[in-house]
RNA sequence: AGAGUUCGAUCCUGGCUCAGGAUGAACGCUGGUGGCAUGCUUAAAACAUGCAAGUCGUACGAGAAAUGGUGUUUCCAGUGGCAGACGGGUGAGUAAAGUGUAAGAACCUGCCCUUGGGAGGGGAACAACAGCUAGAAACGGCUGCUAAUACCCCGUAGGUUGAGGAGCAAAAAGAGGAAUCCACCCGAGGAGGGGCUCGCGUCUAAUUAGCUAGUUGGUGAGGUAAUACCUUAUCAAGGUGAUGAUCAAUAGCUGGUCCGAGAGGAUGAUCAGCCACACUGGGAUUGAGACACGUCCCAGACUCCUAUGAGAGGCAGCACUGGGGAAUUUUCCGCAAUGGGCGAAAGACUGACGAAGCAAUGCCACGUAGAGGUAGAAGGCCCAUGGGUCGUGAACUUAUUUUCCUAGAGAAGAAGCAAUGACGGUAUUUAGGGAAUAAGCAUCGCCUAACUCUGUUCCAGCAACUGCGGUAAUACAGAGCUUUCAAGCAUUAUCAAGAAUGAUUGGGCGUAAAGCAUCUGUAGGUGGCUUUUUAAGUCCGCCAUCAAAUCCCAGGGCUCAACCCUGGACAUGCGACGAAAACUACCAAGCUGGAGUAUGGUAGGGUCAGAGGGAAUUUCUGAUGGAGUGGUGGUAUGUGUAGAGAUCGGAAAGAACACCAACGGUGAAAGUACUCUGUUGGGCCAACACAAACACUAAGAGAUGAAAUCUAGGGGAGCGAACGGGAUUAGAUACCCUAGUAGUCCUAGUCGUACAUGAUGGAUACUAGGCGUUAUGCGUAUCGACCUGUGCAGUGUUUUAGCUAACGCGUUAAGUAUCCCACCUGGGGAGUACGUUCACAAGAAUAAAACUCAAAAUAAUUGAUGGGGGCCCGCAUAAGAGGUGGAACAUGUGGUUUAAUUUGAUGCAAAGCAAAGAACCUUACUAGGGAUUGAUAUGCCGUGAAUCCUCUUGAAAGAGAGGGGUGUCUUCGGGAAUGCGGAAAUAGGUUGUGCAUGGUUGUCGUCAGCUCAUGUCGUAAGGUGUUGGGUUAAGUCUCGCAAUGAGCACAACCCUCGUGUUUGGUUGCCAUCGUUGAGUUUGGAACCCUGAACAAACUGUCGGUGAUAAGCCGGAGGAAGGUGAGGAAGACGUCAAGUCAUCAUGCCCCUUAUGCCCUAGGUGACACACGUGCUAUAAUGGCUAAGACAAAGGGUCGCGAUCCCGCGAGGGUGAGCUAACCUCAAAAACCCGUCCUCAGUUUGGAUUGCAGGAUGCAACUCACCUGCAUGAAGAUGAAAUCUCUAGUAAUCGCCGGUCAGCCAUACGGCGGUGAAUUUGUUCCCGGGCCUUAUACACACCACCCAUCACACUAUGGGAGCUGGCCAUGCCUGAAGUCAUUACCUUAACAGCAAGGAGGGGGAUACCGAAGGUACGACUAGUGACUGGAGUGAAGUCGUAACAAGGUAGCCAUACUGGAAGGUGCGGCUG
Repeated sequence: AGAGUUCGAUCCUGGCUCAGGAUGAACGCUGGUGGCAUGCUUAAAACAUGCAAGUCGUACGAGAAAUGGUGUUUCCAGUGGCAGACGGGUGAGUAAAGUGUAAGAACCUGCCCUUGGGAGGGGAACAACAGCUAGAAACGGCUGCUAAUACCCCGUAGGUUGAGGAGCAAAAAGAGGAAUCCACCCGAGGAGGGGCUCGCGUCUAAUUAGCUAGUUGGUGAGGUAAUACCUUAUCAAGGUGAUGAUCAAUAGCUGGUCCGAGAGGAUGAUCAGCCACACUGGGAUUGAGACACGUCCCAGACUCCUAUGAGAGGCAGCACUGGGGAAUUUUCCGCAAUGGGCGAAAGACUGACGAAGCAAUGCCACGUAGAGGUAGAAGGCCCAUGGGUCGUGAACUUAUUUUCCUAGAGAAGAAGCAAUGACGGUAUUUAGGGAAUAAGCAUCGCCUAACUCUGUUCCAGCAACUGCGGUAAUACAGAGCUUUCAAGCAUUAUCAAGAAUGAUUGGGCGUAAAGCAUCUGUAGGUGGCUUUUUAAGUCCGCCAUCAAAUCCCAGGGCUCAACCCUGGACAUGCGACGAAAACUACCAAGCUGGAGUAUGGUAGGGUCAGAGGGAAUUUCUGAUGGAGUGGUGGUAUGUGUAGAGAUCGGAAAGAACACCAACGGUGAAAGUACUCUGUUGGGCCAACACAAACACUAAGAGAUGAAAUCUAGGGGAGCGAACGGGAUUAGAUACCCUAGUAGUCCUAGUCGUACAUGAUGGAUACUAGGCGUUAUGCGUAUCGACCUGUGCAGUGUUUUAGCUAACGCGUUAAGUAUCCCACCUGGGGAGUACGUUCACAAGAAUAAAACUCAAAAUAAUUGAUGGGGGCCCGCAUAAGAGGUGGAACAUGUGGUUUAAUUUGAUGCAAAGCAAAGAACCUUACUAGGGAUUGAUAUGCCGUGAAUCCUCUUGAAAGAGAGGGGUGUCUUCGGGAAUGCGGAAAUAGGUUGUGCAUGGUUGUCGUCAGCUCAUGUCGUAAGGUGUUGGGUUAAGUCUCGCAAUGAGCACAACCCUCGUGUUUGGUUGCCAUCGUUGAGUUUGGAACCCUGAACAAACUGUCGGUGAUAAGCCGGAGGAAGGUGAGGAAGACGUCAAGUCAUCAUGCCCCUUAUGCCCUAGGUGACACACGUGCUAUAAUGGCUAAGACAAAGGGUCGCGAUCCCGCGAGGGUGAGCUAACCUCAAAAACCCGUCCUCAGUUUGGAUUGCAGGAUGCAACUCACCUGCAUGAAGAUGAAAUCUCUAGUAAUCGCCGGUCAGCCAUACGGCGGUGAAUUUGUUCCCGGGCCUUAUACACACCACCCAUCACACUAUGGGAGCUGGCCAUGCCUGAAGUCAUUACCUUAACAGCAAGGAGGGGGAUACCGAAGGUACGACUAGUGACUGGAGUGAAGUCGUAACAAGGUAGCCAUACUGGAAGGUGCGGCUG
């Protein structure tokens, strides 16, 4: 310090997630030791039991015990003193009565310290105790006795109040033989502690905006330690608040702690300071101090006891218990230390504290071993079977002992006489023993260090995010190995950081979220130039403070560290003092540049009112006229013989103002246009006069604000939501048409919103230009208007720098700066709900949350697509020819059937396809019969050579039996070849997966495309090149060009055909000769033909055209002319296209079977559907007779002449031929004749019967051929659809492969005869290039919207219901203080007494907690029913949006419709 995740890819915006740290933690697995810390975060819920605050006999009187007694000692209930206000706990309440910091004045203070003075004289009681007595108990009652450092009086002193009168008011003793000690009283001062006041700081919400009645202030009185409305009477009406009062929610505050580079954010356990509380609420006594955790009184809830009358209690002290909870310890030891209260002291008390126990809860330290050790052991895992790895790791050898066990020694902590140690026989140390007692957890797709096998197969599961799993998972589970950390490791939760993701440091707002619709202006913020004053801000110096601890630095102590100790430094703040005066501010005085006023001009659809005008439309009326009109893509509704439409004349009405007209004017915006008149606002220009910062912005506030809507009254021509009708359509609540209401118009109000947009807030200044235009001024020019130069104010366009994610902006900034305001912080939910304000309503404004997703967006790129555009091509259409689709048959497929009908191929690109040939075989399928190292391969062992023949059984395979035969090489051991038998490795599989693959093939498509290097442009994806002007069959060529070159495709090179030349001529050719015929003869190389080689064609040439180019058009010559014709040849890629059944192959599966052998059957089934063909439907024909002309192939397990037999298929015979020789072999259409004469025929040949032939072990299932007989459908074929551009289509026959034969009408070749048409590219299909839009990228078979139906989730409303909390009014009113008191009572004092002072009780009155009641505010839960929302692999209905999305879309508004939506009016271009 960053990383992952939106996309086909890119940049950007933006959220989500991760890596590091932390914790009073918890959970899972695991767990050796020690040190130091820490340990109910939840129920301020309840608590059994024990302990946590006592002490003093040197304050006092009694009593008891010890001792035989005195004396003495000890204990001690009670009186009395001091302390129980500290220490310890908790964080409920509290947003200020708290706290932090800095100040202040009107106070108190026991014990302690310093200091001054004093303690004289008297008195009366009450507990204890005794007696009587009530009660279950707790606790009492009456009578009587008694002491004091308990209580009271007098005297004296200082003091206080007050004002010059006086009143009030102290004391205590005790111990000691004594010195003396310790107490007491009244003052003064101090220290420490406490009370009070004030400034500043201290969380959220405005969907809390007003709050306040002792409230704010004064005066009198009361009260307090003290100030004060603290309390009260009265007077005044104040006080507080947008700098956020009040109300509500939450919360103890701080030093600090955690994170962070810092700014800052979060937090407030342990330790320390302050506060508050002590079962809940209220009150008080005592006291120096309390309204009191272990005091009292009352009320309430709860618990316990009870004799039912009455009583007792308060662990948020230490332990403990149950409860709650994910979760937090022992009912331990000791007062030895430190500290505390009491005491003169000894001392006793102390759950404070010191220690121990429990817990890996945290931090720190140590160990679980060290060295050597390769046969790289066994074993595991992997494997290419060679090996690799765990791994020097283990074993083994050797040395050591931190820890561990045993035994011995043994502290400091103790406080200067001694004694005193819980911890603890602890720490530490010595000796002995023996490697002995001690390693796990998580992870391994990426982020992120670390990979393989097996199992599983969208299952089980994982997962922080992205995502993984659908048969080869480095992502699940297990295993092996690896990696990180380590007595821990993972997970979960929470916090800050990363996050510049709330931005002061340090963000944004044209299109990503975000500029208010516009203006005026209040508070506030900010503010021109010059000179003074002051010193608030600012800056500098210094002082005080910011507790300690913590953090940081240095040093020191525990063996180190954690931890502890000492010292230092820091401490941004607040306060005091002094100094400076630049800047801001204040005071004062000036200035003119900002702003303004006055003067003179000027342009204008600026505002309001009035008057006038013509064109058009509609209606009415009159005339002419006579059948349609109107409307549409095409119709129809409508209208018209009762006279429309058309034409002409006249009249009426309302609304809007053509041309001029312009990226022209004007206004703040909305907006604004016929002409004239009046009225009125603002701008600009010129010159300079006045005045002197008067300015900018603007929260709240106010004003204006299109269209639609609403209210009332008018008006109503045209247009026109709704509604009606007609069409269209599957439907059509639409688009189109015909009518048409509200409305549109006017007047007066309302509403307050729009894509109210430049999607761009206002103001000021600065920063290159060019070219227009409007208003106006100046110079120039001129008679004048133009022209031309220049200034200012507008309004456009293009562009530099700069900016921007890019697009783009660019002196009219989105540049560079300053000031002020509004607004934004992921998408959805939602501009919605609730609340509030406004509105007549419709609605507007303000404005959430639950829940849900990991994205949602912006710009640009490449593709793809478009019922976008442009250009071009193709038997694509068109023009033609012939077909298919109808019939019969053949063949293939689907389906069905079947024991099996083996399998594959399925739009084009499967279907006469794999199959160039299923009777057996083939064969993979079915039934049955068999064998199990196998039909076949390799090596091993045994045996026999091998080969051969015969018999039995069987459907065959097979099984059984018999016979014949002994070969070849040899180093004499044996070997080779081969058969049989055996065992174990293994064979075998047309089993599966073509979505694991290789190879191969199809297709787009023989379409013209696909790319690269370097350069260059762009942040990048990418672009350029390859686009553009021409041209071509072609990315073919040419010109231009930030491109220059190159590659794969194109073309050419190759083969066949077409011409010629040369050369070679046998079996071919020619001549001679010859024959019934036949080339067996001789000669030739001119021709045909044939083999080889070569030539020839290149837009080369001429004319035209074109940019003079590339080329195109026409001509000549030529066998052939513009690629001469045909073939082979198929770029980058697409389709997870086809094939595991050609072959090869990974993995999976079968192994007496999914392998192998055999027989029989099946692949040939048959209501049906489809494809490809053949034959036909006839006269351009059929039958018959006769006669001609090919090419290319095949042949020895063959082709087979000739002759004979058969109607024929064929049979017999067997010449010739290994082929330019012989043969298949007859070519057919065709030509010339006969018959048939338009019919289901002399067409057509299916089907069927009989008889035969050849092949073959075999012809039934199931083949072919022949003869005779039979003689079906069919008379040119609906919708639709296929092929073809010249030697082509059509038509005619011939040959071949496979093959015993053949289901071949197929497939592949060959030649014969031999056409028609192409004007053209509008349309259909496919393709290419450029461009454009896009919300698509699985790429339009895309994406996507809304209703309805179902499931689940959270939420709003809801008759209500149930709680909580708060306020107010009223009622009742405990305890209790103050007050009052005429009742009752009373030791001390005074008084002779009566009676009094004073005290107590009772009573009364105020206040007063809890309670009751009433009306409310806020809030929580719940609720029949109900509203929308969200989510959910495959539901229904449509298709609204994205392309011109098929009616351009969207915004506001109104109406309307199952739904998306539609329509009207106005606006926007996104």
The RNA shown here (small-subunit ribosomal RNA) has 1470 nucleotides and comes from Solanum paucissectum. The sequence is in RNAcentral, with records from SILVA. Its mean pLDDT, the model's own confidence on a scale to 100, is 85. Taxonomically the source falls in Solanum (Eukaryota, Embryophyta, Pentapetalae, Solanoideae).